This is a predicted structure of a 477-nucleotide part of an RNA (small-subunit ribosomal RNA, 3' major domain) from a soda lake metagenome.
The full RNA is in RNAcentral, with records from SILVA.
It matches the Rfam family "Bacterial small subunit ribosomal RNA". Gene Ontology terms of the family: ribosome and structural constituent of ribosome.
The coordinates come from a structure-prediction model, not an experiment, and the mean pLDDT is 84.
[in-house]
Context: one part of a larger RNA
RNA sequence: UGACGGGGACCCGCACAAGCGGUGGAUGAUGUGGAUUAAUUCGAUGCAACGCGAAAAACCUUACCUGGUCUUGACAUGCUAAGAAUUUCUCAGAGAUGGGAAAGUGCCCGAAAGGGAACUUAGACACAGGUGCUGCAUGGCUGUCGUCAGCUCGUGUCGUGAGAUGUUGGGUUAAGUCCCGCAACGAGCGCAACCCCUGUUCCUAGUUACCAUCAUUAGGUUGGGGACUCUAGGAAGACCGCCGGUGUCAAACCGGAGGAAGGUGGGGAUGACGUCAAGUCCUCAUGGCCCUUAUGUCUGGGGCUACACACGUACUACAAUGGUCGGUACAGACGGAAGCGAUAUCGUGAGAUGGAGCCAAUCCGAAAAAACCGGCCUCAGUUCAGAUUGCAGUCUGCAACUCGACUGCAUGAAGUCGGAAUCGCUAGUAAUCGCAGAUCAGCACGCUGCGGUGAAUACGUUCCCGGGCCUUGUACA
Repeated sequence: UGACGGGGACCCGCACAAGCGGUGGAUGAUGUGGAUUAAUUCGAUGCAACGCGAAAAACCUUACCUGGUCUUGACAUGCUAAGAAUUUCUCAGAGAUGGGAAAGUGCCCGAAAGGGAACUUAGACACAGGUGCUGCAUGGCUGUCGUCAGCUCGUGUCGUGAGAUGUUGGGUUAAGUCCCGCAACGAGCGCAACCCCUGUUCCUAGUUACCAUCAUUAGGUUGGGGACUCUAGGAAGACCGCCGGUGUCAAACCGGAGGAAGGUGGGGAUGACGUCAAGUCCUCAUGGCCCUUAUGUCUGGGGCUACACACGUACUACAAUGGUCGGUACAGACGGAAGCGAUAUCGUGAGAUGGAGCCAAUCCGAAAAAACCGGCCUCAGUUCAGAUUGCAGUCUGCAACUCGACUGCAUGAAGUCGGAAUCGCUAGUAAUCGCAGAUCAGCACGCUGCGGUGAAUACGUUCCCGGGCCUUGUACA
């Protein structure tokens, strides 16, 4: 100087408390451990691994296993020789691959011969190749403490020195934020602001959006309008600016007015010096080591989906604030050409037929759902719950056996609110309800967004956890 303390003082955080809803019990889903296996590819392991890499494992992916192949190689550059490239058919084979046949002559230079570019085949060697090892050799990227308020420097001063001071103190703040004081005076990286979205108003513009007034129509449908909504560009607005009080005449704090908004208005992006030899050599790059007729390469099939069990995460429930049937409203954001696909017809349905319109404020996906109105159910393992299983189908796709999703009929398991323990959340939040997107041929209870309905509680900081600052002790560095 740090670190640590079941030392002290002060302060903060859904840290506790006050509340609301969960997890832990059940079924299936998913990830992991284990055990299994020819293989169940690899990595991630307290917080900060475990719906994680993976924003899609039937083949492919794929790295694993088994069988069958190739050896200048699936891919790159260089040399020589031959042939244009390419397309089609056929035989053997599980395919990779191997054999055979036919069509075919392009581009540039050149009168032609010939040469060149590109591609294919054959040959020899330099080399290729490796998701092989080392993240404790590395770059880059990332997590974490933590959006915590800290981390430092120059000069000066003090100290033999390590170092100290500044950065401590008194107030204040979300903040090393600001003020005052002070052997310090200044400065940098952080904080804040500048950026984006959202909340109010004005200006400009008016189609595909809008419709108050005038016609018109089944319908903003058409004429028309430029008010409103909205769209998208610009501007204004919030600064403790004004008033009162408190305060050290300060910084600031408390209350009020006005205002759409009030003291950082709400949300996002933004992550200082560093810590964990944290994570990643399987994104990529890269040192070293290793393999080179194989640890490379191609291919059929299998596996990553297995299952006594254990754990994490989320789904659905256990019902009447509900279930079911009928009727009837109201979103936002997003996607669409090898695409979205309307009206219509067929089918109980998944879906099929068909193809209007749309490269989209125009058309389509598109039905929002909870909510509301009415009928039935009357507390039961039920008209709750839906696992499992049987049969029959639909769709995607060469192909749904291992191993897809969905539909109909039948079947109708556990489950009656969950021990110890434990998690999230302070407002348009929790809870609850649906919608969309990426990935994607197909496949979403996951993820990322979007809106609808919409609470309760916070006395307070004694205690638990984490953090900041000052101080103290130390046999620790």